Context: one part of a larger RNA
RNA sequence: UGACGGGGACCCGCACAAGCGGUGGAGUAUGUGGCUUAAUUCGAUGCAACGCGAAGAACCUUACCUAGGCUUGACAUGCUUGUCGUACUCUCCCGAAAAGGAGAGGUCACUUCGGGUGGACAAUGCACAGGUGCUGCAUGGCCGUCGUCAGCUCGUGUCGUGAGAUGUUUGGUUAAGUCCAGCAACGAGCGCAACCCCUGUGAAUAGUUGCCAGCGCGUAAUGGCGGGGACUCUAUUCAGACUGCCCAGAUCAACUGGGAGGAAGGUGGGGACGACGUCAGGUCAGUAUGGCCCUUACGCCUAGGGCUGCACACGUACUACAAUGCCCAGCACAAUGAGAACCGAUACCGCGAGGUGGAGGAAAUCUGUAAAACUGGGCCCAGUUCGGAUUGGAGGCUGCAACUCGCCUCCAUGAAGUCGGAAUCGCUAGUAAUGCCGUAUCAGCUACGACGGCGUGAAUACGUUCCCGGGUCUUGUACA
Numbered sequence: 001u002g003a004c005g006g007g008g009a010c011c012c013g014c015a016c017a018a019g020c021g022g023u024g025g026a027g028u029a030u031g032u033g034g035c036u037u038a039a040u041u042c043g044a045u046g047c048a049a050c051g052c053g054a055a056g057a058a059c060c061u062u063a064c065c066u067a068g069g070c071u072u073g074a075c076a077u078g079c080u081u082g083u084c085g086u087a088c089u090c091u092c093c094c095g096a097a098a099a100g101g102a103g104a105g106g107u108c109a110c111u112u113c114g115g116g117u118g119g120a121c122a123a124u125g126c127a128c129a130g131g132u133g134c135u136g137c138a139u140g141g142c143c144g145u146c147g148u149c150a151g152c153u154c155g156u157g158u159c160g161u162g163a164g165a166u167g168u169u170u171g172g173u174u175a176a177g178u179c180c181a182g183c184a185a186c187g188a189g190c191g192c193a194a195c196c197c198c199u200g201u202g203a204a205u206a207g208u209u210g211c212c213a214g215c216g217c218g219u220a221a222u223g224g225c226g227g228g229g230a231c232u233c234u235a236u237u238c239a240g241a242c243u244g245c246c247c248a249g250a251u252c253a254a255c256u257g258g259g260a261g262g263a264a265g266g267u268g269g270g271g272a273c274g275a276c277g278u279c280a281g282g283u284c285a286g287u288a289u290g291g292c293c294c295u296u297a298c299g300c301c302u303a304g305g306g307c308u309g310c311a312c313a314c315g316u317a318c319u320a321c322a323a324u325g326c327c328c329a330g331c332a333c334a335a336u337g338a339g340a341a342c343c344g345a346u347a348c349c350g351c352g353a354g355g356u357g358g359a360g361g362a363a364a365u366c367u368g369u370a371a372a373a374c375u376g377g378g379c380c381c382a383g384u385u386c387g388g389a390u391u392g393g394a395g396g397c398u399g400c401a402a403c404u405c406g407c408c409u410c411c412a413u414g415a416a417g418u419c420g421g422a423a424u425c426g427c428u429a430g431u432a433a434u435g436c437c438g439u440a441u442c443a444g445c446u447a448c449g450a451c452g453g454c455g456u457g458a459a460u461a462c463g464u465u466c467c468c469g470g471g472u473c474u475u476g477u478a479c480a
Stems, first nucleotide, its partner, number of pairs: 001480002003477003007474007015464002019427005026319008034310002042053002064305007073128001077127003080123005088105006108118003130294002133292003139288001141283003144279001146277001151190006157166003170181003196271004201239007211228002215226003242265001245259005321420001325379006338367002342361002347356003386417001391412007433456007
C1' cells in the first nucleotide's frame, strides 16, 4: 500500500420490510444430469450453465454410428502431357445410392493463319488441398460478470531515508470524485452528466396512397366522386425545461422543502452508451490464428440409423384445479410489422382442418375476425357444462418421403389435478397482473420459445434493526 475480520461509523440498491403475482405439488412442452445405446455428435456447469450456442434436427442440416465407395481428392493455385470431338445434355447396364461401365447428340471464340492467344475439359505424377482433430492455460477478435457501481489515474510541487503519502482527506450536498466551502497543494485525463435516438406539448412547411369541417354530386351502404387543407395523421425543421420566477431554510455557498405558470419540474419517461481492472470467466464448433497431430485417412461421397432412446433427478415455461368462473348468442375498440416460387378478397364446396377460384397488391392504395371488455341467456359448487392428458377411429396440409420422427381438424375417450412441505423468484406505475396481435428462422413444423406491438390496469413502501450485494472513512492483523 492492499486484502481480510462472526471490528466500528456513514450511505445506497425490489437487499430486507410493506404489498401483488408466481415457482416448489398435478399434466404436458422444453433444456440439463444420469442411465441406456452401434451412435444417442460437440460445447455451456454457483450467482454469470440448464426454452443456452440452436432466428426451425423427418432427408438435408450433421459434426455421431453402421454399411458401401473415392484417393491431387467435394474446393484453390502452379508445373507436365493431351484433347478442342470444348462445355454440356440424354439413354442403357449394375447398384440402396454414391461409385463403376457402355453408347448417342452437341462440334468454342479471336487470329499477324504459327497448336499463336484466350477459355474449358481430361489424364498422369508432383508441389499441395482437406480436417467441426487437440490445446480458450499459446492467441486475436467478440461477449458475460462485478456494475451504469462511482470510481481509476497522471503532471508539477510539497512531505518521507524508503516503500509511498498528499491531491482523492475534512464539513455540507448530490443519482454521481455532482457541486460548494475549507485545506500544501495547483492543475489535468479516463469515467459521471450533457451532446445521439424514441416518446410526451405546440408552431411552421408539405398534402398522396392518408384525412373530410364547410360546399356540391351519388348510393341500400361506404371519402364512393368533384373538390378542400380546417382537423386527425404522416415527416422535415424549429420552439419548449434552465431551479429561469416566488416563498422558506442553509455558511445566505452548493443545495433542500413548498408554490406559481406550464403539455411536461427539478436527470420528465424509455433506449443506446459500460472507466482502470477482476474472474488464466466463455468461445480454436462463427470466422481468423501459433504450436501439435491425421494424410488410400482423424480427409471426401452416399444410403440407412442416431441427435427425439427412459427405472429416475433438477431448471425454465405452458395449461389447470374453477363462479372475479365455464359455455352459448349478440356486439365495440388497436398498434407493431410482413408480403412476389409471396399475401391472397368477394363467391362456391366441406361440421372443420381445408379445397376450388384468382379481384387487388413490390403496398399510408390490396391482403388479414383483435381478444380480454360490454349486453343477454344457461350452469349452481359437483371431480362438475371445471380440467384437458391419454388412447381408438376418420380426415386435411407441406414435402421425393411423415414407420422410427411433423403439424392441424372432426367424432369418441375423459387421466392427474380441489391452490401445493421445507424452501424460493419477479415487480415501485402505464410498472406488476391479465388479454390478444405481429415478426425472424422456415417447404412444413415439435413456438407453450425468442424479440416486438397494442388493450385493460392495481396494491404497497412505517422504516434501515436484521439477510444479500456494493461504496467511502477508520481500526486490528502472526496474511501478500